[in-house]
RNA sequence: GGAGUCGGCCAGACAGUCGCCGUGCCGCGGCCACGCCGUCGGCGCGGAGGAAAGUCCGGGCUCCACAGGGCAGGGUGCCAGGUAACACCUGGGGGGCGCGAGCCCACGGAAAGUGCCACAGAAAAUAUACCGCCACGUCGGCAACGGCGGGGUAAGGGUGAAAUGGUGCGGUAAGAGCGCACCGCGCCGGUGGCAACACCGGUGGCAGGGUAAACCCCACCCGGAGCAAGACCAAAUAGGGGAGCGUCGUGUGGCCCGCACGGCUCCCGGGUAGGUCGCGUGAGGUGUGCGGUGACGCACAUCCCAGAUGAAUGACUGUCCUCGACAGAACCCGGCUUAUCGGCCGGCUCCCCCC
Numbered sequence: 001g002g003a004g005u006c007g008g009c010c011a012g013a014c015a016g017u018c019g020c021c022g023u024g025c026c027g028c029g030g031c032c033a034c035g036c037c038g039u040c041g042g043c044g045c046g047g048a049g050g051a052a053a054g055u056c057c058g059g060g061c062u063c064c065a066c067a068g069g070g071c072a073g074g075g076u077g078c079c080a081g082g083u084a085a086c087a088c089c090u091g092g093g094g095g096g097c098g099c100g101a102g103c104c105c106a107c108g109g110a111a112a113g114u115g116c117c118a119c120a121g122a123a124a125a126u127a128u129a130c131c132g133c134c135a136c137g138u139c140g141g142c143a144a145c146g147g148c149g150g151g152g153u154a155a156g157g158g159u160g161a162a163a164u165g166g167u168g169c170g171g172u173a174a175g176a177g178c179g180c181a182c183c184g185c186g187c188c189g190g191u192g193g194c195a196a197c198a199c200c201g202g203u204g205g206c207a208g209g210g211u212a213a214a215c216c217c218c219a220c221c222c223g224g225a226g227c228a229a230g231a232c233c234a235a236a237u238a239g240g241g242g243a244g245c246g247u248c249g250u251g252u253g254g255c256c257c258g259c260a261c262g263g264c265u266c267c268c269g270g271g272u273a274g275g276u277c278g279c280g281u282g283a284g285g286u287g288u289g290c291g292g293u294g295a296c297g298c299a300c301a302u303c304c305c306a307g308a309u310g311a312a313u314g315a316c317u318g319u320c321c322u323c324g325a326c327a328g329a330a331c332c333c334g335g336c337u338u339a340u341c342g343g344c345c346g347g348c349u350c351c352c353c354c355c
Base pairs, nucleotide, nucleotide: 001351002350003349004348005347006346007345008344009343010342012320013319014318015317016316017315018314020047021046022045023044024043025042026041027040028038029037030036031035049326053337054336056335057334058333059332060331061226062225063224064223073222074221075220076219077218078092079091080090081089082088093107094105095104096103097102108217109216113215114214115211116210117209130157131156132153133152134151136149137148138147139146140145165183166182167181168180169179170178184206185204186203187202188201189200190199191198192197230277231276232275233274240268241267242266243265244264245263248262249261250260251259252258284303285302286301287300288299289298290297291296321324
């Protein structure tokens, strides 16, 4: 200097004017006057994001349900740790890719059972033999060799994504774990490690290919609904319940009592309109120290950082530049995924050149 990889950060800047939402103080006004409220005014302060998004996971919070256990259904799936929890994160193991830094992986079980495996191919899983190879018999031929027959074989060729361990030597008529060595695999034991797993030794000639984000089996986890959750205050009108009122009305009845329906007054409770809360001090941010490889945890100090409900962050002016992407809260938080102009910083790797 070039190429690459991982992590972190920024998201036009500054000034002025007028607005919008929230909030503290002061003033003004209203009220049952401590205080609360206000469509009012002034001053101060704060006012979207790294994804506020998709709503895909996990949790807080709220209401409902719930003795315990099981079934069904759903999810997760190497090991250990972190965490409120997770499908997230960290560290490790195994496999794959890359010269490397590094990246990717639903990574339990296919000898419990069932299903499926297009095309090609003899055969796709109770196995089997297309071309070949081989000895034998027989026919032809002097012979080499060729034809036919019933057999042996799976080394070689061929098909396929995948073909019943691989390589080599021996062996054989040709072959074959038929025998042997190494590798692979199963089983047993030992060593190291919390574990996943790794290594070593012995042993078995060696087995039924693949597929479980196919059914399934095994282990573990999971109650439902969601802030329009839910709680409180509470009209008008209609309706419900209770008490009282007259010598009250109507019906029943010949009349009285009684009974039923109604009237008036008061009280109670539910719901609607409307209003208030939930609603932002939180698994919170920043800094320092300590523990830990790390995710993270602990301690101390310090900060307060949107909270609407027709729903606010906009408009204009000036200056400057590299002329500015994706995009806007609606109960909250931790993740994942997706979108994103451009720029800055740091760690590491590879190549080239110079000293």
Molecule: Bacterial RNase P class A
Organism: Gammaproteobacteria bacterium